[in-house]
Context: one part of a larger RNA
């Protein structure tokens, strides 16, 4: 892992509600009697509920209370009760499995920590303390040298004890080892045996270490089915309805309570949603600047700064700042002289599986995305938080290549029938290689910005032009003058100033290149040749560049110049939509019409298993149950005939009682 067995809403008591039954007031409890005992029958009225309410109460009473009230108002002016069944609540382990813990009593120091008693062990080598001896030395010591000597938590290094590094091992040879190196190795050393200290404790050269592979509190049994607002699991079928992920409160936030939203049953009876009509209030969007603020420019310029004169008082100047005011132009969630659309309220309309109310039974209280209006954030996020609508959640089908939340559309069942939606119609792939008019040349289409460009189509207005434009070619492009200044030089062309005059068809005190400065080339400007358009601008359609990412990889692919883009027209395809035909179920007004997606959840109707009763049942060795296989039937759980196997039990029906249905629980036992 698979297969097979087992495996989870029970039972008791007491309430609520519903259904069924008895009685009309209902009913017995303990107990007793009879029964061998029990079932059972009878007795037992104590008690309980009901029969009258109301008031805080005294009390009064079909009324009572309040009240001054003969007012008004509140509550009342009789149908229950006892069983059984179902469901739900409470109390109990209370649907099942699951803690870590806490407490009690015991058992442990054969491991290990410390201590006590008594024993044992430490190859070899090095160093060479004190003391001593001899010699030297001293007045005597001191001191010096050589020897002797053998100290030390001394050195090197086996046994022994340890465990610093690396590798191997990691379902190991081993629940801590092996290999190669490593530390201590006469000491606070190592070690045998016996003893001792016990869990709210011991022991600890102290690591929360160790106390039998168990230690921030050992182990075993018990309290104990601890508790678990947490996770997981919870077993047959069909039919009807069908949510929520919100508000308030909460030692509350993944839990509860109340409300909201669902179901069932009943009551009320026109009360209801959409729609339309009428009547309302508003201060949002927009807009505006009349207020509150903010803001740019201009005019006037209080006051200030700077500044002149003056001994001061003061009198002046100002191209600076600037109050207030005027004109023009803006901005605002916490501005409003204004002011919608929607929404909301009321009345009418509107008759539905509507609405409202009551009782009982729930679940939900983590929501997700999308559109719109806002806040937070960076006018970031598949971000977050509100409001509102939709879908998903709990919704299948068609489209978007694939794709919970987007678009279309809500699946009772069947059909080799039809029409459509979104979206499509060259092939994959059902349907137009359809029609008409344009555009695009970029494979744009089939990712992207600022910005850039004689791409190309459309529109507008405009300059020049047969008195000849634009482009090209031929020719001219001069003189005063090298203007003045500056400069080494400055001659159109480094720079500064000026930018005139003349001759002309025209020609700048010079557009660019160039020179050291000149020179030289060129342009503006003019004439000629030629002959019909040409230049600049604005708006707009479709394209171009900008454009770099890791396998080749973002039209779904093939491919496409339309099979792209913008319009026009007519067809067709296309879904579980709608229609048609047949069938089923539910509801209602029962001729007929409507309805039938569904998680949590509520309600209804059934199937099957074991046992019991009717029952000493039908059946059965001429073959029961069980098992295998296979017609047929039923919406389904299932039922069931035949055949084979099997070898002794056992249906169907009507009732009753449950150890009553398995795929999941890191379930449990067995097998493989």
């Nucleotide at each position: 892992g698979c297969c097979g067995g087992c495996g989870a809403c029970u039972u008791a008591u007491a309430g609520g509600c519903a259904g069924u039954g008895g009685c009309a007031g209902g009913u017995u409890a303990a107990g007793a009697u009879a029964a061998a005992g029990a079932a059972u029958a009878u007795c037992a009225a104590a008690g309980c509920c009901a029969u009258a309410g109301u008031g805080a109460a005294a009390g009064c009473g079909a009324g009572c209370u309040u009240g001054a009230a003969u007012a008004g108002a509140g509550c009342g002016u009789u149908a229950g009760u006892c069983a059984c069944u179902g469901u739900u609540u409470a109390u109990a382990g209370a649907c099942c499995c699951g803690a870590a813990c806490c407490c009690g009593g015991a058992u442990g120091a054969u491991c290990u920590a410390g201590c006590c008693a008594u024993g044992g062990c430490c190859a070899g080598g090095g160093u060479g303390a004190a003391g001593c001896u001899u010699a030297g030395g001293u007045a005597a010591c001191a001191c010096u040298a050589a020897g002797u000597g053998g100290a030390g938590g001394u050195c090197c290094g086996a046994a022994c004890c340890g465990a610093c590094u690396g590798a191997u091992g990691u379902u190991g040879a081993a629940a801590a080892a092996u290999c190669a190196g490593c530390g201590g190795a006469c000491g606070a050393g190592c070690u045998g045996u016996g003893g001792u200290u016990a869990g709210g404790g011991g022991u600890g050269a102290a690591a929360u270490g160790c106390c039998a592979a168990u230690c921030g509190a050992a182990u075993c049994c018990g309290g104990a089915g601890c508790u678990a607002g947490c996770u997981g699991g919870u077993u047959c079928u069909c039919c009807c309805c069908g949510a929520a992920a919100u508000g308030c409160g909460u030692u509350g936030a993944g839990g509860c309570g109340c409300a909201g939203c669902g179901g069932u049953u009943g009551a009320u009876g026109c009360u209801u949603a959409a729609u339309c009509u009428u009547a309302g209030g508003g201060g949002u969007a927009a807009a505006g600047c009349a207020c509150u603020g903010u803001u740019u420019c201009g005019g006037u310029g209080c006051g200030g700064g700077c500044u002149g004169c003056g001994a001061g008082a003061g009198c002046g100047g100002u191209a600076c700042c600037a109050a207030a005011u005027c004109g023009a132009g803006g901005c605002a969630a916490a501005c409003u002289c204004u002011g919608a659309a929607u929404a909301c309220u009321a009345a009418g309309u509107g008759u539905g599986u509507a609405a409202u109310c009551a009782a009982c039974c729930a679940g939900u209280g983590a929501g997700a995305c999308a559109g719109u209006g806002g806040g937070g954030g960076a006018u970031a996020a598949g971000c977050u938080u509100c409001a509102u609508u939709g879908u998903c959640a709990a919704a299948a089908g068609g489209g978007a290549a694939a794709c919970a939340g987007c678009c279309c559309a809500g699946a009772c069942c069947a059909c080799c029938a039809g029409c459509u939606a979104a979206g499509g119609c060259c092939c994959c792939c059902a349907a137009a290689u359809a029609u008409c008019u344009a555009c695009u040349a970029a494979g744009u289409g089939g990712c992207a910005a600022a910005g850039g460009a004689a791409g190309u189509g459309g529109g507008a207005a405009u300059g020049c032009a047969u008195a000849g434009a634009c482009a090209a070619c031929c020719a001219g492009g001069a003189g005063g003058u090298u203007u003045g200044c500056u400069u080494a030089g400055a001659a159109g062309c480094a720079g500064c100033a000026a930018c005139c005059c003349u001759u002309u068809a025209a020609a700048g005190a010079g557009u660019g290149c160039g020179u050291a400065a000149u020179a030289g080339c060129u342009c503006a400007c003019u004439g000629g040749u030629c002959a019909a358009g040409u230049g600049a601008u604005c708006c707009u359609g479709c394209g171009c560049c900008g454009a770099a990412a890791a396998u080749g990889a973002a039209c779904g692919g093939g491919a496409c110049u339309a099979a792209g883009u913008a319009g026009u027209u007519u067809g067709c395809c296309g879904a579980a939509g709608c229609u048609g035909u047949g069938g089923g179920a539910u509801g209602u007004u029962u001729u007929a019409c409507a309805u039938c997606g569904g998680u949590a959840g509520g309600g209804g109707a059934g199937c099957g298993u074991u046992c019991u009763g009717u029952a000493u049942u039908a059946g059965u060795u001429a073959g029961a149950a069980g098992c295998g296989u296979u017609a047929g039937c039923g919406u389904g759980a299932g039922c069931g005939g035949g055949c084979g196997u099997g070898g002794a039990c056992a249906a169907a029906a009507c009732a009753g009682a449950a150890g009553u249905g398995a795929g999941a629980a890191u379930g449990u036992c067995g097998g493989c």
RNAcentral holds the full RNA, with entries from ENA. Predicted 3D model of a 672-nucleotide part of an RNA (large-subunit ribosomal RNA, domain II) from Ahnfeltia fastigiata. Its Rfam family is "Bacterial large subunit ribosomal RNA". It is recorded under the gene name rrn23.